[in-house]
RNA sequence: ACUGAUAGACGUUGGAAGGCUAGGGAAAGCGGGGACCGAGAGAAAUCUCAGAAACUGCCGGAUCUAGCCGGAAAUCGUUAUUCGGUUAGUGGCAGACGGGUGAGUAACACGUGGGUGACCUGCCCCAAAGUGGGGAAUAACUACUCGAAAGGGUAGCUAAUUCCGCAUGUGGUCCGUCAUUCGUUUGGCGGACGAAAGGGCCUCGGCCCGCUUUGGGAGGGGCCCGCGGCCGAUUAGCUAGUUGGUGAGGUAACGGCUCACCAAGGCGAUGAUCGGUAGCUGGUCUGAGAGGACGAUCAGCCACACUGGCACUGACACACGGGCCAGACUCCUACGGGAGGCAGCAGUGAGGAAUUUUGCACAAUGGGCGAAAGCCUGAUGCAGCAACGCCGCGUGGGUGAUGAAGGCCUUCGGGUUGUAAAACCCUUUUCUGGGGGAAGAGGAAGGACGGUACCCCAGGAAUAAGUCUCGGCUAACUACGUGCCAGCAGCCGCGGUAAUACGUAGGAGACGAGCGUUAUCCGGAUUUACUGGGCGUAAAGCGCGCGCAGGCGGUGAUCUAAGUUGGAUGUGAAAUCUCCCGGCUCAACCGGGAGGGGUCGUUCAAUACUGGAUCACUUGAGGGCAGAAGAGGGAAGUGGAAUUCCCGGUGUAGCGGUGGAAUGCGCAGAUAUCGGGAGGAACACCAGUGGCGAAGGCGGCUUCCUGGUCUGUUUCUGACGCUGAGGCGCGAAAGCUAGGGUAGCAAACGGGAUUAGAUACCCCGGUAGUCCUAGCUGUAAACGAUGGAUACUAGGUGUCGGUGGUGUUGACUCCAUCGGUGCCAAAGCUAACGCGUUAAGUAUCCCGCCUGGGGACUACGGCCGCAAGGCUAAAACUCAAAGGAAUUGACGGGGACCCGCACAAGCAGCGGAGCGUGUGGUUCAAUUCGAUUCAACACGAAGAACCUUACCUGGGCUUGACAUGCUGGUGGUAGUGACGCGAAAGCCGAUCGACCCUUCGGGGAGCCAGCACAGGUGUUGCAUGGCUGUCGUCAGCUCGUGCCGUGAGGUGUUGGGUUAAGUCCCGCAACGAGCGCAACCCCCGCUGUUAGUUAAAUAUCUCUAGCAGGACUGCCGGUACAAAACCGGAGGAAGGUGGGGACGACGUCAAGUCAGCAUGACCUUUAUGUCCAGGGCUACACACACGCUACAAUGGCCGGUACAAUGGGUUGCCAAGCCGUGAGGCGGAGCCAAUCCCCCAAAACCGGUCUCAGUAGGAUUGGAGGCUGCAACUCGCCUCCAUGAAUCUGGAGUUGCUAGUAACCGCCGGUCAGCCAUACGGCGGUGAAUACGUUCCCGGGUCUUGUACACACCGCCCGUCACGUCAUGGGAGCCGGUAACACCUGAAGCCAGUGGGCUAACCCGCAAGGGAGGCAGCUGUCGAAGGUGGGACUGGUGACUGGGACGAAGUCGUAACAAGGUA
Repeated sequence: ACUGAUAGACGUUGGAAGGCUAGGGAAAGCGGGGACCGAGAGAAAUCUCAGAAACUGCCGGAUCUAGCCGGAAAUCGUUAUUCGGUUAGUGGCAGACGGGUGAGUAACACGUGGGUGACCUGCCCCAAAGUGGGGAAUAACUACUCGAAAGGGUAGCUAAUUCCGCAUGUGGUCCGUCAUUCGUUUGGCGGACGAAAGGGCCUCGGCCCGCUUUGGGAGGGGCCCGCGGCCGAUUAGCUAGUUGGUGAGGUAACGGCUCACCAAGGCGAUGAUCGGUAGCUGGUCUGAGAGGACGAUCAGCCACACUGGCACUGACACACGGGCCAGACUCCUACGGGAGGCAGCAGUGAGGAAUUUUGCACAAUGGGCGAAAGCCUGAUGCAGCAACGCCGCGUGGGUGAUGAAGGCCUUCGGGUUGUAAAACCCUUUUCUGGGGGAAGAGGAAGGACGGUACCCCAGGAAUAAGUCUCGGCUAACUACGUGCCAGCAGCCGCGGUAAUACGUAGGAGACGAGCGUUAUCCGGAUUUACUGGGCGUAAAGCGCGCGCAGGCGGUGAUCUAAGUUGGAUGUGAAAUCUCCCGGCUCAACCGGGAGGGGUCGUUCAAUACUGGAUCACUUGAGGGCAGAAGAGGGAAGUGGAAUUCCCGGUGUAGCGGUGGAAUGCGCAGAUAUCGGGAGGAACACCAGUGGCGAAGGCGGCUUCCUGGUCUGUUUCUGACGCUGAGGCGCGAAAGCUAGGGUAGCAAACGGGAUUAGAUACCCCGGUAGUCCUAGCUGUAAACGAUGGAUACUAGGUGUCGGUGGUGUUGACUCCAUCGGUGCCAAAGCUAACGCGUUAAGUAUCCCGCCUGGGGACUACGGCCGCAAGGCUAAAACUCAAAGGAAUUGACGGGGACCCGCACAAGCAGCGGAGCGUGUGGUUCAAUUCGAUUCAACACGAAGAACCUUACCUGGGCUUGACAUGCUGGUGGUAGUGACGCGAAAGCCGAUCGACCCUUCGGGGAGCCAGCACAGGUGUUGCAUGGCUGUCGUCAGCUCGUGCCGUGAGGUGUUGGGUUAAGUCCCGCAACGAGCGCAACCCCCGCUGUUAGUUAAAUAUCUCUAGCAGGACUGCCGGUACAAAACCGGAGGAAGGUGGGGACGACGUCAAGUCAGCAUGACCUUUAUGUCCAGGGCUACACACACGCUACAAUGGCCGGUACAAUGGGUUGCCAAGCCGUGAGGCGGAGCCAAUCCCCCAAAACCGGUCUCAGUAGGAUUGGAGGCUGCAACUCGCCUCCAUGAAUCUGGAGUUGCUAGUAACCGCCGGUCAGCCAUACGGCGGUGAAUACGUUCCCGGGUCUUGUACACACCGCCCGUCACGUCAUGGGAGCCGGUAACACCUGAAGCCAGUGGGCUAACCCGCAAGGGAGGCAGCUGUCGAAGGUGGGACUGGUGACUGGGACGAAGUCGUAACAAGGUA
């Protein structure tokens, strides 16, 4: 470099595949990603077992040469015969059984019982007869040939138990005929038609297997019928071969099975048709049963075999592993054509929460074929996998208390785990190793299971325990962690700092090779009620009547025997179930026997009841006759009163309306009043839980028409009755259509008010409508929330309509009775309330209706309607309730009664001013904390300059400022602490310098160091104790026993009186009792008595301290039930609780207090502890609360002069005297206090002055002083001089007080060094007014009433709107599914016709040929699928839209619950 092969790349063509689009498809499409489940698969190592590789093929001899000679055997090829095996084909039988699945099917599919005189039946059994003699073709095979293949084609040869004639014809079939039968039955006679196949063995006799015709049997099958078993009426009408007939065809057979003709039938509320769902049964699960649910395994039947259709063959099929066609899908292909069907056994993929081995054997049982040997058999017998179910067994047994250790809890003592463990002694089911070793097999061998079951020996507690739960239901409890978080949960519900409910641990309970969860069914659930429920108010009686069907039906008699009852008999497969017995060691499991199982068939009998037939009866029902009442209905006419309007008269300024007003009307003459007129509507009194009617409903009077009812009457009929699904009719008001009418009233609407608003309530107007005629609507709390009919079951008392009787002269009274209409009540019923001869009682018959609340008196569909709308009537979703009756409370803009300085009547205030104090707010480094309606705010605080002090800033300390224990140390130790630094605390540390006991070693105390711990005014008063406030000094709150009620609960405790009082009396199914009230206690007032310090002395008195008396409605009068009690009076110091205090029931407010104290838990520990200095709690635009002082003449000021009481006092009160204007100072007597001191009380009274004025008032500020205290700057009090603010009686509103009270006046005390005290607690002095009364405000008590409240009216609760989530209706439409219908096309195939092409057997013919018969082809009917079309039913989706449900804290209002504020 060339050539070839192979591989790749690019391009082109054809095909395929792929892609895309569309459709189909779950007896079962696919891909990608993710998640979950699952524990398997592979490899390696190791061990065990088995096997392979390698060899001069054998014998003899010779030779040593990479090798000789000889021999035998083996082997190979061809031909013939025989035998065996294998294979293709012909023929026969099987393949229609066995095995699988449940898609379809609501049907004679299934079950059960019958029928077939309307039928079939291979193989098998029994019986009878026969099996003679001919002919023909074709596969295999050969040759040629087409095709990639699958498969063929043409020509030729050949056999049979293959195929075809002929003969024979017992019997058979058909036709005719005669008898027979109920009959198409059976029998006789005659005629016609139609059979066959051979093979094997043989001792040659025959035997065996076959074949043909016929009869019978057994088993199997076809067809027909009665009865039985799902849902939907929001499916009510369906049906043309439909129903029947005649004839024909077809089938094994009846039949519209098919066809022609004729008739017009057939099915259906006892549910046809349509839609949905579904294989049916024996049985299974559950249940006491009746039932309910289901239909795996096993068994019977049916249906199906990729989807749809079709026939062939055959005894049987319209055939799972046969055929043809169409369709979808998969595969092969040379692109022209072909192949296939696991719902057989294994196995694979996919899907899924999930479901096994590509095993062994035909040994057994069974099946097919065969004469048999035998072959086939994923039927079957076995094994493997999975706790998937049922059953059995084990994981050890005994002893064992220092109750070990460890864990957990703890009241720190202990308890518990727990005889549990350890330890000791036993046993060996199971396990491991070794040895033996079955039955299953009828008769010698032969066993997949299987070296399995089982037996023996050895070893060794050895190989083997978990799951769930522990708040109640429901057996089982503590700790820690967490803190409405994390989480739990079947229901109720747990979790927000003490969780038996979450998580963990310990312990406990339950079950146990299992346990728990999930899903489903039954039960409980008498919660669909047959057994076995209901409907007045809980869900539930149709608004009312008439009435077809249906259901039910009076008395007597006869017949029948359908229902009913009894006996016999058949059947009800086996298995299952129950009982008994037996076999595997037991059991599960298996076997045997018995029983049970029915709307069933046949038959015999009974006749009470029901039914049927017949005859009769009168009481149910109806009629006749004689009376009666009535707003019963319809029509026509007619009357008066009233309202309004019109006309006229009189008359003048208002009328009208309301809670109060306004709009409105009126000087153009209203309202008022008189006369006249018009018109419409309704009918006062009578009038009555009176009447009538089926209900709705009906009301002046008269007439006409008309329905029903009641009473009396042995007058008639003779069960003619009751109820009543559908159906038909009536049916208030409002509303609608058309036409009238319209006085008053009055939706809508307008205006005026009210109100935050007011689309309302109230007012002024006002249109539809209300009225009439004709029609529609068809609903109401159409209610007695109570369907109709009949019968029975104590009464009492009204009233309406009759009748009879008694008495009376009579009106009339009384008694009895029938029919209505009320009330009360017995038994009974009822959840209770209540009903109760007018039942909600006791029973029967018939109809309607109910089955948790909401969604929903709704949607969709259907029917009706002019419309409005009505009737019928769901689901998704959501909640754990909704509801009834009654109870106790609470509440009410419900009622009744009563009380309280609650109102009213009064007095004095507050709210305005200035100041003091407290609080909020604000500020601040800090302004510490708590108290917050009454019931926080002069409160804790009876006293913040430091301290207090808790706060802030800064500086210090760390076993600590304080307590206890332990260990160690310490002798110049403890203590003292000079100097120095510092603001102090603190640091430093000179000097001085101890105590107690002692056995002399030491010990104690102290100090130092360390460890435990101290400490906390840090949190939680919603973890608590204790204490306190408040309702409230209100009169209440309870118990025992009894009684009532199913119960909650009631009664007592309510009622009639009375009281301050649940105080007392009376009554009473209550009788008693307790806590409260009252009394007992203290003070004051009167008297007596005892004692008495203080005095110069004495006594009365006063006083002080005790004791005692006195007052009890005791007395009188009146009222009253002659009870309680009240009113009046007497006496008395005091009179009805004499005044005051202490004293506070059951309870309420999670009221207040962790900061007085105590205390659980939590937090902190060189800090949240502790010490110190300074600051702050004392701030200041403002707001509120409690007070003080005032605004003046009832006063201010000045002077004079009286009269108290309670109290306090030794680091204390402090006298006299002196000094100071004064605060105060000096002073020091007295007093531990009836002795001394604080301590002169003030208002008052007397006199004077001021004279209505900012006079008054005293804030603020300046100055000067005093006192306390370590210290008065922040931040004290007092005094004097000066200054002299606001304020001239206080808006809305609000407080206290009823007698020695309010008001006014001063005094004292505690705390305290002092004091911001005007506060608080006491004391005395002076000393009023008013209360008609309980309507109203507030609070409270008792009874009663309503309630949708019970966290209790500060309750509950409704609707729109806004947001989120969810399901659902409508919706222009869009996309599917299903089953029909009409038309078109029309495969395979059967049938029919044709068959001019082709044609072996038989016939004619010598033959050629013809005939008979047949085939191909063609045509037609039917016919799957396909196409086209308009509809039906149904599903998905859809912009937008409607309502609904739900959702800790959204908006607007306030509708309902109380008289809910307009019932």

Small-subunit ribosomal RNA from a metagenome, 1463 nucleotides, folded computationally. Its Rfam family is "Bacterial small subunit ribosomal RNA". Gene Ontology terms of the family: structural constituent of ribosome and ribosome.